[in-house]
RNA sequence: UUAUUUAAAGAGCAAACCUGCGGAAACGCAGUGACGCAAAGCCUCGGGUCUAAAGGCAUGUUUGUCGAUGAUGGCCGGGCUCCCGUA
Numbered sequence: 001u002u003a004u005u006u007a008a009a010g011a012g013c014a015a016a017c018c019u020g021c022g023g024a025a026a027c028g029c030a031g032u033g034a035c036g037c038a039a040a041g042c043c044u045c046g047g048g049u050c051u052a053a054a055g056g057c058a059u060g061u062u063u064g065u066c067g068a069u070g071a072u073g074g075c076c077g078g079g080c081u082c083c084c085g086u087a
Base pairs, nucleotide, nucleotide: 002087003086004085012037013036018031019030020029021028022027035074041080042079043078045077046076047075048072049071050070055066056065057064058063
């Protein structure tokens, strides 16, 4: 430097529930808590999924429908970085 795994050692992250805050919502942040994770570290470039505000269309009221520019990296692919060990 490249490839590779989790046997061991030292570490790491933190699902759901609950509380508070933000948000139209999905969801995010913090605390608590651990379902799990060899990149469950970072990035929306492509796809999937979730929500549907603004706006558009329809509608007598009402409502319905379309609608990511929002969200998800712990959905997948991809890009970058990386601890120990082995070759």

Predicted 3D model of an 87-nucleotide RNA (c-di-GMP-I riboswitch aptamer) from Sporolactobacillus vineae DSM 21990 = SL153. The source organism's lineage runs through Bacteria, Bacillati, Sporolactobacillaceae, Sporolactobacillus and Sporolactobacillus vineae. It matches the Rfam family "c-di-GMP-I riboswitch aptamer". The family has 155 seed sequences and 5,092 matches in Rfam 15.1. Rfam describes the family as follows. GEMM was predicted in a large-scale screen for bacterial structured RNA regulatory elements. Gene Ontology term of the family: cyclic-di-GMP binding.